The RNA shown here (small-subunit ribosomal RNA) has 1480 nucleotides and comes from a metagenome. The sequence is in RNAcentral, with records from SILVA.
[in-house]
RNA sequence: AGAGUUUGAUCCUGGCUCAGGAUGAACGCUAGCGGCAGGCCUAACACAUGCAAGCCGAGGGGUAACGAUGUUUUCGGACAGUCAACGACCGGCGCACGGGUGAGUAACGCGUAUGCAACCUGCCCUCUACAGGAGGAUAGCCCGGAGAAAUUCGGAUUAAUACUUCAUAGUAUCUUGUUUUCGCAUGUUAACAGGAUUAAAAUUUCGAUGGUAGAGGAUGGGCAUGCGUGCCAUUAGCUAGUUGGUAAGGUAACGGCUUACCAAGGCGACGAUGGCUAGGGGUUCUAAAAGGAUGGUCCCCCACACUGGUACUGAGACACGGACCAGAUCCCUACGGGAGGCAGCAGUGAGGAAUAUUGGUCAAUGGGUGAGAGCCUGAACCAGCCAUGCCGCGUGCAGGAUGACGGCCCUAGUGGUUGUAAACUGCUUUUAAACAGGAAUAAUUCCCCUUACGUGUAGGGGGUUGCAUGUACUGUAAGAAUAAGCAUCGGCUAACUCCGUGCCAGCAGCCGCGGUAAUACGGAGGAUACAAGCGUUAUCCGGAUUUAUUAGGUUUAAAGGGUGCGUAGGCUGUAGUGUAAGUCAGUGGUGAAAUCUUCCGGCUCAACCGGGAAACUGCCAUUGAUACUGCAUUACUUGAGUUCAGUUGAGGUAGGCGGAAUGUGUAGUGUAGCGGUGAAAUGCAUAGAGAUUACACAGAACACCGAUUGCGAAGGCAGCUUACUAAGCUGAAACUGACGCUAAUGCACGAAAGCGUGGGGAGCGAACAGGAUUAGAUACCCUGGUAGUCCACGCUGUAAACGAUGAGCACUCGCUGUUGGCGAUAUAUUGUCAGUGGCUGAGCGAAAGCAUUAAGUGCUCCACCUGGGGAGUACGUUGGCAACAAUGAAACUCAAAGGAAUUGACGGGGGCCCGCACAAGCGGUGGAACAUGUGGUUUAAUUCGAUGAUACGCGAGGAACCUUACCUGGGUUUAAAUUUAGGAAGAUUUUGUUCGAAAGGACAUUUCCCUUCGGGGCUUUCUAGAAGGUGCUGCAUGGCUGUCGUCAGCUCGUGCCGUGAGGUGUCGGGUUAAGUCCCAUAACGAGCGCAACCCCUAUCGUUAGUUGCCAUCGGGUAAUGCCGGGAACUCUAACGAGACUGCCACCGUAAGGUGAGAGGAAGGUGGGGAUGACGUCAAGUCAGCACGGCCCUUACGUCCAGGGCUACACACGUGUUACAAUGGCCAGUACAAAGGGCAGCUACAUAGUGAUAUGAUGCUAAUCUCUAAACCUGGUCUCAGUUCGGAUCGAAGUCUGCAACUCGACUUCGUGAAGCCGGAAUCGCUAGUAAUCGCGUAUCAGCAAUGACGCGGUGAAUACGUUCCCGGGCCUUGUACACACCGCCCGUCAAGCCAUGGAAGCCGGGGGUACCUGAAGUCUGUAACCGCAAGGAGCGGCCUAGGGUAGAACUGGUGACUGGGGCUAAGUCGAAACAAGGUA
Repeated sequence: AGAGUUUGAUCCUGGCUCAGGAUGAACGCUAGCGGCAGGCCUAACACAUGCAAGCCGAGGGGUAACGAUGUUUUCGGACAGUCAACGACCGGCGCACGGGUGAGUAACGCGUAUGCAACCUGCCCUCUACAGGAGGAUAGCCCGGAGAAAUUCGGAUUAAUACUUCAUAGUAUCUUGUUUUCGCAUGUUAACAGGAUUAAAAUUUCGAUGGUAGAGGAUGGGCAUGCGUGCCAUUAGCUAGUUGGUAAGGUAACGGCUUACCAAGGCGACGAUGGCUAGGGGUUCUAAAAGGAUGGUCCCCCACACUGGUACUGAGACACGGACCAGAUCCCUACGGGAGGCAGCAGUGAGGAAUAUUGGUCAAUGGGUGAGAGCCUGAACCAGCCAUGCCGCGUGCAGGAUGACGGCCCUAGUGGUUGUAAACUGCUUUUAAACAGGAAUAAUUCCCCUUACGUGUAGGGGGUUGCAUGUACUGUAAGAAUAAGCAUCGGCUAACUCCGUGCCAGCAGCCGCGGUAAUACGGAGGAUACAAGCGUUAUCCGGAUUUAUUAGGUUUAAAGGGUGCGUAGGCUGUAGUGUAAGUCAGUGGUGAAAUCUUCCGGCUCAACCGGGAAACUGCCAUUGAUACUGCAUUACUUGAGUUCAGUUGAGGUAGGCGGAAUGUGUAGUGUAGCGGUGAAAUGCAUAGAGAUUACACAGAACACCGAUUGCGAAGGCAGCUUACUAAGCUGAAACUGACGCUAAUGCACGAAAGCGUGGGGAGCGAACAGGAUUAGAUACCCUGGUAGUCCACGCUGUAAACGAUGAGCACUCGCUGUUGGCGAUAUAUUGUCAGUGGCUGAGCGAAAGCAUUAAGUGCUCCACCUGGGGAGUACGUUGGCAACAAUGAAACUCAAAGGAAUUGACGGGGGCCCGCACAAGCGGUGGAACAUGUGGUUUAAUUCGAUGAUACGCGAGGAACCUUACCUGGGUUUAAAUUUAGGAAGAUUUUGUUCGAAAGGACAUUUCCCUUCGGGGCUUUCUAGAAGGUGCUGCAUGGCUGUCGUCAGCUCGUGCCGUGAGGUGUCGGGUUAAGUCCCAUAACGAGCGCAACCCCUAUCGUUAGUUGCCAUCGGGUAAUGCCGGGAACUCUAACGAGACUGCCACCGUAAGGUGAGAGGAAGGUGGGGAUGACGUCAAGUCAGCACGGCCCUUACGUCCAGGGCUACACACGUGUUACAAUGGCCAGUACAAAGGGCAGCUACAUAGUGAUAUGAUGCUAAUCUCUAAACCUGGUCUCAGUUCGGAUCGAAGUCUGCAACUCGACUUCGUGAAGCCGGAAUCGCUAGUAAUCGCGUAUCAGCAAUGACGCGGUGAAUACGUUCCCGGGCCUUGUACACACCGCCCGUCAAGCCAUGGAAGCCGGGGGUACCUGAAGUCUGUAACCGCAAGGAGCGGCCUAGGGUAGAACUGGUGACUGGGGCUAAGUCGAAACAAGGUA
């Protein structure tokens, strides 16, 4: 110091989350030791038991108990006085400290700084003065009584340092007079004089202690004041002792503190009053600081002591372990009555996630008391429990590689890792345990002795006093011996693999993991980080500049008020003078200690502790400075205003006038439609519409001018004109002299719609009605039409009231328009002021953009914002007639919501272009029969895969068995094949019998080869290891393939632009089949694609001339290149040529285009093929092959027989043959190419109607062979279910094959079905193409081939053109899409869950008001009673805690029912938004 998370990616805004530190903690797992700290945060809930405040006999009367002594004794005891000592009692001091808790309290409670001239102060210190008499009681003791007890009553007697009284007295108190000091003032100090009032206590060892009065000090307290010290305005008004005065009372003291009277004040937006919460501070935690949070332990202050009230005593209390009363509660009781207060220390119960021992000692420190010893002290010091925290130590150290065993992983090897880790060797001994020794904390007090002065004090010596404690610590010996866990390992965040699981179980702080290969779940191995702890949870600060003082924002992300006027407030021009409040500097006081920081020091170190310093950033006082701010005053003119003169405009208000249009009425002309729409209909019209002409009336709005025009504060303002009125601007520079800016609260204005009252109503037109559209259409469209729109007056007070941009002032480059003034000229131009536009720099901005009209640079003031939703909702309040407006939350829920820009994709957006895409044509499909494939159904099985285009004559280019993967049945288990190691056997083979459907099994028989004699080869069998699987996953994969698409695209390097994603290049203008090329250009180049290079074909040449050819010459035949020969031609097959817009004309800058141009066999890519960019579809294929993982192993392997893949109501695709005369049939007759052939093709001959058969020949092929049909010629048929068509069926055959039943093809004869050109719709094709005709091949024994792949023969029609359909390319635009429109997404309804509002009511809570009652108690009054009196009792009064009653307000809980809201993989209905979202 940052990081993760919104997106396909980017920048920004913005929230959520994490890493850090901390804790009086708790929980889980674990645990060796020590030191120092800490330990009921919850129920201020209730408490059993013990202890926590007593002491003094040197104040007193005395003597219950214990002890000593004595006497006595029945040995139980009794008695005595003195001693020691002392219960209870009187008296004195203490009990107001110490200790606990934080309920209350928002307050002079606390903090800080002052004041008291308005006060008190026991014990302590210093000083002054004094203490002389007298008296009566009372407790105790004794006697008696009541009561269960607590307790209490009566009688008698008695003491004091108890009480009363007399005397004396002062610097005491009060009062009078004179003088005087100080103070801002009320007042006050001092001196002198006079008057009045009030004291005392003794004890004694004779030293002293104690007492009284006064003065001073110290300590402790009381009171007052300035400033500071939570939240809520959805709390805005509060207050009658209230504010002040006078008088009195009261108090230690001032004071409405209390009372009477008088006045009517006092507080409050600088937040009164009310509500909620809370002890405050030093500090503590965190943070860079500023801050934020906190107030446990320790220290200071306050408050409280079961709850509430009250006083008494006292120096001090309204009193924790005192009193009285009331209440609640608990205990005892003889039922009459009594007793209690752990928020002291322990402890108990309860509550709770949770917090300790009913311990020891007064040795030390401190307190009370006492002369003192001493006594008391749960204060304190110690110990116990608890890893609660901080700190320290240890659990060994060194060597040790066959890198052991085991574990885990693995590419399986001499692998990796655990890991120098272990074993083993050597060393050490902290700690634990054992034994031995053994402190400091102690100083005093007291006792004894002694020295000096001398009652005693001071010093010295000796003795006595230790809880913790035989503790800390030290030493000795032995021995690695006694000691490691927890969390994590997807990213953030250090650390990775295997197995299990399979959106299950589970994890999770955020993002998110898990649906069969999970580094994210669970386990294991390993690793990482901490370590006697480690994690989790909770809370606080931090990170968060995410409330921003330091240090944020407001055009579009949340956020500028709709606009003006103006109050308070804030800010405010130039120059002097004064002052010194702010400000600055010096000094003084204070800021307790502890804490923090720092320097030393003490525990072995540290934590911890001690000493010194610094700091405590604050407050107060004082002295000085005077720049700035403030205040006072003087002056100025530039801000502001006034004046004068011009000028501008849809500025406002009221009145008058005008024409066009529309509608209506009347009248005329005139006839059948008008109107309306995408198309229609409703509507109007023969009762005369619409159209047209004339006249009249009505209301509303003002065409052209008219414009980035003008005016206004905004809303807004438009015919012409009049009146009234407001404002701006310009020029002049006469006047005032800072009069200014902004603006909470307030006031005014404020579109449209709406409301009220009264008018008005032409057109338009919510609601409504009808017609259409539609699945529906409560809409869009049409026909009507009410409110409204208009006017007057009043209300409402809101808008995307927008420039989404508050107002004012100043400053900061330019270019170019325009409006209104004023100037200068040379009438070309140009200056200046105020407005209003466009463009563009710097600068700013996340970017888009803004840019002198700022969103730039500064200043002043106001308003507003702080994640999305819930929600501008609820409640409350205010305004309003209402509608509604203003103010304005929370629970709950999500991890995003959002802005700008980028790349894509998409659009029922736009532009350009292409393609058999449409159009123009030709032929088909869809109808029939059959073939074939698919779906479905069926079945024991009908094996599997392919499924829009891109599956369906597809894998399959050959299912009768085999194939075959499926079914049924029968077998088999190292297996069908191959191989290694070891053992055994000698076979293999032959033959035969038998069971069986076969496979297979059983039985019988026959027996090896080579040899160097060791063995080897071969075969079989057994064991072990390898097998096998068409089983699953094509969503784990390779390879291959389809499609977009043979579409023209897809990218890179460098440079440049941009914060960045990214852009540029690749865009633009042309051109092309093409990102083809040219031009232009912040781009310049390049790559993969295009094209070309390759093959076939079309023309020619050269070479070559067999098996091909035969023009010329010759020979020969019935005939044939048959033969000699030829090398011309055809052809064969190798090499070349040829075509490039090269030439010409025109157009064009060029690229290129046009031209039936020329030439040429071929002309603009000549035709065809091969060739398929980056990528898309998780496209297809695990069944072609390969391959990871999973699964099966007497079976999911394998062998065999039979069956099935060929089923058949039906549906679809692809084909074949047809429906006929451009034809069928018969007869005759001609011309190919490309292929194949030895288990083959077969000439020829013979037989058969034929398929074929038999014989026979040639050919391993330019040699032999398989081979054309349509065409052409002639004949016939004559429009019909036919001489068309051939399905189906019957019979007989042929061939292949082990075998044609399921289930082959072919032949002959017979039979002769549907079908007469095919609905909606749909397919192919642009030239040697479509159409049509036949031929061949692969597979193959044969064939279901009408399929597929090739070959040639014959050989068309049409294309105006690009509006439309489909697909595609480029540019641009919008987007809320990015799984990318098969996208996204809204609302009602239905279901579940959650929180919340309203609600008849019901149940509480705190506070206040009124009235009634009223304890204790202070104060007060008082004749009767007591007392000589002082005084007391009793009674009365005021006040009050508490109680009761009443009616309001506030606030919580609950509530049938009800309202909306949020959330929830696959519900319903629609289709509102995002594209022109289909009505912006």